A computed fold for a 1522-nucleotide RNA from a Gammaproteobacteria bacterium, annotated as small-subunit ribosomal RNA. Its mean pLDDT, the model's own confidence on a scale to 100, is 85. The sequence is in RNAcentral, with records from SILVA.
RNA sequence: AGAGUUUGAUCCUGGCUCAGAUUGAACGCUGGCGGCAUGCCUUACACAUGCAAGUCGAACGGCAGCACGGGGGCAACCCUGGUGGCGAGUGGCGAACGGGUGAGUAAUACAUCGGAACGUGUCCUCUUGUGGGGGAUAACCAGUCGAAAGAUUGGCUAAUACCGCAUGAGAUCGAAAGAUGAAAGCGGGGGACCGCAAGGCCUCGCGCGAGAGGAGCGGCCGAUGUCGGAUUAGCUAGUUGGUGGGGUAAAAGCCUACCAAGGCGACGAUCCGUAGCUGGUCUGAGAGGACGACCAGCCACACUGGGACUGAGACACGGCCCAGACUCCUACGGGAGGCAGCAGUGGGGAAUUUUGGACAAUGGGCGCAAGCCUGAUCCAGCCAUGCCGCGUGUGUGAAGAAGGCCUUCGGGUUGUAAAGCACUUUCGGACGGAACGAAAUCGCGCGGUUGAAUAUUCCGCGUGGAUGACGGUACCGUAAGAAGAAGCACCGGCUAACUACGUGCCAGCAGCCGCGGUAAUACGUAGGGUGCGAGCGUUAAUCGGAAUUACUGGGCGUAAAGGGUGCGCAGGCGGCCCCGCAAGUCAGACGUGAAAUCCCCGGGCUUAACUUGGGAAUGGCGUUUGAAACUACGGGGCUGGAGUGUGGCAGAGGGAGGUGGAAUUCCACGUGUAGCGGUGAAAUGCGUAGAGAUGUGGAGGAACACCGAUGGCGAAGGCAGCCUCCUGGGCCAACACUGACGCUCAUGCACGAAAGCGUGGGGAGCAAACAGGAUUAGAUACCCUGGUAGUCCACGCCCUAAACGAUGAUGACUAGUUGUUGGAGGAGUUAAAUCCUUUAGUAACGCAGCUAACGCGUGAAGUCAUCCGCCUGGGGAGUACGGUCGCAAGAUUAAAACUCAAAGGAAUUGACGGGGGCCCGCACAAGCGGUGGAUGAUGUGGUUUAAUUCGAUGCAACGCGAAAAACCUUACCUACCCUUGACAUGUCAGGAAUCCUCCAGAGAUGGAGGAGUGCCCGAAAGGGAGCCUGAACACAGGUGCUGCAUGGCUGUCGUCAGCUCGUGUCGUGAGAUGUUGGGUUAAGUCCCGCAACGAGCGCAACCCUUGCCUCCUGUUGCUAACAGGUAAAGCUGAGCACUCUGGAGAAACUGCCGGUGAUAAACCGGAGGAAGGUGGGGAUGACGUCAAGUCCUCAUGGCCUUUAUGCCCCGGGCUACACACGUGCUACAAUGGCUGGUACAAAGGGUCGCAAAACCGCGAGGUGGAGCUAAUCCCAAAAAGCCAGUCCCAGUUCGGAUUGCAGUCUGCAACUCGACUGCAUGAAGUUGGAAUCGCUAGUAAUCGCGGAUCAGCAUGCCGCGGUGAAUACGUUCCCGGGCCUUGUACACACCGCCCGUCACAUCACGAAAGCCGGCUGUACUAGAAGCCGCCGCGCCGACCCGUAAGGGGGGCAAGCGUCCACGGUAUGGUCGGUGAUUGGGGUGAAGUCGUAACAAGGUAGCUGUAGGAGAACCUGUGGCUG
Repeated sequence: AGAGUUUGAUCCUGGCUCAGAUUGAACGCUGGCGGCAUGCCUUACACAUGCAAGUCGAACGGCAGCACGGGGGCAACCCUGGUGGCGAGUGGCGAACGGGUGAGUAAUACAUCGGAACGUGUCCUCUUGUGGGGGAUAACCAGUCGAAAGAUUGGCUAAUACCGCAUGAGAUCGAAAGAUGAAAGCGGGGGACCGCAAGGCCUCGCGCGAGAGGAGCGGCCGAUGUCGGAUUAGCUAGUUGGUGGGGUAAAAGCCUACCAAGGCGACGAUCCGUAGCUGGUCUGAGAGGACGACCAGCCACACUGGGACUGAGACACGGCCCAGACUCCUACGGGAGGCAGCAGUGGGGAAUUUUGGACAAUGGGCGCAAGCCUGAUCCAGCCAUGCCGCGUGUGUGAAGAAGGCCUUCGGGUUGUAAAGCACUUUCGGACGGAACGAAAUCGCGCGGUUGAAUAUUCCGCGUGGAUGACGGUACCGUAAGAAGAAGCACCGGCUAACUACGUGCCAGCAGCCGCGGUAAUACGUAGGGUGCGAGCGUUAAUCGGAAUUACUGGGCGUAAAGGGUGCGCAGGCGGCCCCGCAAGUCAGACGUGAAAUCCCCGGGCUUAACUUGGGAAUGGCGUUUGAAACUACGGGGCUGGAGUGUGGCAGAGGGAGGUGGAAUUCCACGUGUAGCGGUGAAAUGCGUAGAGAUGUGGAGGAACACCGAUGGCGAAGGCAGCCUCCUGGGCCAACACUGACGCUCAUGCACGAAAGCGUGGGGAGCAAACAGGAUUAGAUACCCUGGUAGUCCACGCCCUAAACGAUGAUGACUAGUUGUUGGAGGAGUUAAAUCCUUUAGUAACGCAGCUAACGCGUGAAGUCAUCCGCCUGGGGAGUACGGUCGCAAGAUUAAAACUCAAAGGAAUUGACGGGGGCCCGCACAAGCGGUGGAUGAUGUGGUUUAAUUCGAUGCAACGCGAAAAACCUUACCUACCCUUGACAUGUCAGGAAUCCUCCAGAGAUGGAGGAGUGCCCGAAAGGGAGCCUGAACACAGGUGCUGCAUGGCUGUCGUCAGCUCGUGUCGUGAGAUGUUGGGUUAAGUCCCGCAACGAGCGCAACCCUUGCCUCCUGUUGCUAACAGGUAAAGCUGAGCACUCUGGAGAAACUGCCGGUGAUAAACCGGAGGAAGGUGGGGAUGACGUCAAGUCCUCAUGGCCUUUAUGCCCCGGGCUACACACGUGCUACAAUGGCUGGUACAAAGGGUCGCAAAACCGCGAGGUGGAGCUAAUCCCAAAAAGCCAGUCCCAGUUCGGAUUGCAGUCUGCAACUCGACUGCAUGAAGUUGGAAUCGCUAGUAAUCGCGGAUCAGCAUGCCGCGGUGAAUACGUUCCCGGGCCUUGUACACACCGCCCGUCACAUCACGAAAGCCGGCUGUACUAGAAGCCGCCGCGCCGACCCGUAAGGGGGGCAAGCGUCCACGGUAUGGUCGGUGAUUGGGGUGAAGUCGUAACAAGGUAGCUGUAGGAGAACCUGUGGCUG
């Protein structure tokens, strides 16, 4: 620090996802040790049991229990507070601390900083006092009641308990005279004096009272800050303030009476939701964001609610009272309780520990002290929960062991890894030693202090002894021994790490993209590898990455996003100069910002984590001193911003009134007659009752041709005949005036096309709805004929549009050019035109710059400033609910659940278009002949079958693989056999090979017999090669599967003219350029131009063939001349002239001429020429497309099979037959058939062959065998043609199928199932529907000939020649193709994409008669405990008066009242749950109906609105161009 994911690719926008860090975690697998931390996040749910707050006898009366002493008693035992002590009790202090929890709380809290009107036990300092009396009461004793808890009566008693009196410096009150108001003793020691004694007395210590001050702590007030929601906008009656009174420790509506009507709120009151706050923690570069466990500070709470008491302090966790819920005890009458203390239990939950030890240390309470208490605390236990440290060995060791895995079978890898050898011993286990934490208190001694004192207290020093839960722990030592100690996740990309097998869209994986449909590095397993390591993964959660809420640090023309427009209050911002002030700002100083944490430097544990000392830091707040540039504020001035005045100018700016002509329609009349109208074509409609047409006149409404224009005006919407009136704004020029008066603008107000609504008019045309006619599969549409709202006017609503420049307003700055509108100045002119300058608009280009690109570009989308509005992935949805507005339609504000990994913008390359332009092709057209109808042939489909083997399937399968299925072929079927095999290699044994005969069998095969030995080496024995047989195993074999694993080959687009590259240039890039353009060509052929210059594969040419000529050659070819010769004949001699053969060469190149053209390329015409513009034909097939075809030619990966899916063999099948299609044959006849005669080819083939003559047969053919290994011989007759004859338009003398008989040939064999011949038979068919094919010249058509295959078998195929046409105006249309361009939502590329209803399944949500609950408001009711107030029959000790009785005064109970918790009644608000049914939405595999959108998407689309319709949608009206 980034990465993956939208696309064919690209750039951008934008979301989703990942890598990091972290946690009080949980879960899965695994687990050696130690240290340090942490450990109910959920039910503030309920709790059994134990413990968590006591202590003081030096306050007191005492003495239940214990010990000692004393006394009595023989003993048992009894008595005795005398001593140590002490249960219970009185009294004091503490219990308000410590510990827990986070329910409540959005401010009564917390944080920071200030403040004044307060309190304060214990503690410290100082001052002073501590005198003298009194009456009770617990305990205790004796009773009573009660189950208990407990209550109660009578009697006795003490105090540091309680109450007076005295005194009172100071305190409080005060009218300043005065008044009020206090205390307690206990312990130690003691010389003199007094006393019988106790003791007095003195002294010390501890206490007690009053007061002043302090420290610390606490109460109160203020400022600032502290979550979300405006779909919560108004809230408030003690409310805000004042006065009097009350009240508190203290200010205050804190409370009360009266008075006033205030107070809070858009800088967010009120309400709702959520939440303890902070130091800090996590993350982050930071700014921020999230959090608030542990530790620390504050707050709140203690079963729920209320209340007060005591006290220095509480409205009190382990106190009290009341109410409520719950639990327990009960004798049913009544009682008891509160773990959010420490452990622990149940429950909840994914989940969180021991009913441990000790007060040794630290701290707290009490005490003079010893000491006691202390679940605070210190320790231990449990848990890998986290952090940190250590270990599970180290070295050596190649035969690179075995095993595993892979393999191209060679090997590779695991892997120095192991074993082996040598060594070490941390940790763990055993044994032994063994701490620090402990020093105070205390005793003793000394010095000081107090004091009369050697007593005591206190301080200091010295000394002595005691005290350890942890723990026999840390730590140290000894011996033994590699001994006891490794897992988890991952390995397609992101992301480090790959192979095999299994599986076969199954099982499964998955964070995102995505894997899996038979070769899965993605599933499962294994081997190997990578990462981390006593852990590793997963899940959850936070921050980061995310500049993806943008303060730092984003955007808004088209991606999401500028409000429809203006005015304008608040708010924000604001020109130049001077003075002042000091709020902001800046600087210095001071205070504070707790400690801990973080950071830095040190220290202590062996290290680290951890801990500790110091420092720094703590962005802040406050106080104070100063500065005065800037901002604010106050004062004074200025004119540049803004405005006013004066003079001009243009204009569909607005409102009102009037008025004009053209046109449509209607009405009346005239003329006039059969149609009009309408359409792609029609029909509905109108018209003989007279339409349409035409003329005249009239009525009425609406809109204003030409001018008219990327012209004008207006804020926008918008505005158009002409005239008048009223009225707003703008621009220009020059001067004068005001003096910042300005800009923007949330809420608000006004305006706001069309449609629509209300009321009343009006209504010509047009025209939603509607009706009819067409079109159509349908046509709720497009087209046509009609037609109502509406469109128009007035008034009132609605308030939305693609309200668009998809571009907010204002100001400033930053090259230019051109057009145009309005003005001003100048030049020019008679006047103009025109030109120059300037200004305000409005358009087109364009530099810099900007932009993702497109594009924008002084009218910015550039560079800046100010203010407003808006955006944050797509869908759900501009929807639901709620609110506001509206008569309604609806508008506005505006979510969530759920769902997807995209949705988008711009540009690129293709492809496509019922887009455009140019061009080509037997593509159409023009022609000729066919196919489609018939018979038969052949192939295919289908059906059938035991099998009808397999493949090929639009063009580009179908007379195709197959250039030959009777057997064989043959792959198929039935039956019978073989199992190292029909075939290959290797090993061993035997034998040469080979040939012949017989038997069985359908044959394969099985059995028997016979003949027979070769070649090489060697003297021989023997060995070898080759072949055969047998045996065992490696293996063979497979036309079995996969052409979608492949090679090779092939088809096709297409012989179309294209397809690319290097360098350069342009572009962020995909890409472009070149290759486009202007011409031209058959051609990307060539020329010219050009940011391109070159090049390659294609085109062309080179190759073959054919066409003219020349040369050479001259037999088997040829024969002109010569000679011979025949019935005839190059037959013979001879010759090579000619034809020809087959070699070489020449020839054609737009070379020449004319014209056209840019003078080019080229084209047109002509000459010459055998041939003329690639002469004809062939071979030759670019980059690529179709997962095209072929595993059955061959090769080949993988899979399958191995007594069979292999091999052999007989027979059958591939030849079936209701039918359908393709391709060809023959025909339907007279341009013909038949008969007879007669002429002319080319190219081939032939020895396993072609076969002549001759003879036989009607013929197929047979006999025959000359000749020929072929320019020699043969096949071989060419046929159409030509010449004659005949037939005479008919199912025929056409046609030949079918069938019968008889034959021929091939072959082992013609039954299934060959071809041919003769005779006989003589079917369909009389030119073929829709549709469709071929062909442009030696072509079509027509005629025959040959060849391959082949024993035999072409109507097929491949070739050959003979005869030999017609037509092409032309490119509108059909098909295919090429180039350029355009649109695109397509890229599997139009056989594309895609919309909506309906049906089914499923999910979440809304509505809903209601029902249930939470919170809350208002009104009323109710009123426990308690404080306060009033009263106080009754009851009561102290004080005062009184001898007393009694009285005074005080208190208590009871009663009443105010306030008030729980509760009740009624009625609202709000939130949540549920709900028959219902509404739309999302998602689903190949469902149904259509085809709305994307191309001109076949009616351009979109849009606001209105109507209509199964549905997408259609139509009207206005708008937009996207």